Predicted 3D model of a 73-nucleotide RNA (transfer RNA) from a Solirubrobacteraceae bacterium.
Its mean pLDDT, the model's own confidence on a scale to 100, is 81.
RNAcentral holds the sequence, with entries from ENA.
């Protein structure tokens, strides 16, 4: 250089055929307890990597670009 893959919460990952962006841990707060832990509820938390495109509608589809992990010369 080419080429495959991945990139979404504070960490790991989900999102079906394009149709309100979620889990589990982790925070916060409340019960429970003498205290903590633990276990129960309730809660906060997103420019879905960026730039433009298609589309009523993009986290998904297209184009270019970062940046990770692999592979070919």
């Nucleotide at each position: 250089g080419c080429c495959c893959g991945g990139u979404u919460a504070g960490c790991u990952c989900a999102a079906u055929u394009g149709g309100c962006a979620g889990a589990g841990c982790a925070c916060u707060u409340g019960a429970u307890u003498u205290g903590u832990a633990a276990u129960c509820a309730a809660g906060g938390g997103g420019u879905u990597c960026c730039c433009g495109g298609u589309u009523c509608g993009a986290g998904u589809c297209c184009g270019g670009g970062g940046c990770c992990g692999g592979g070919c010369g």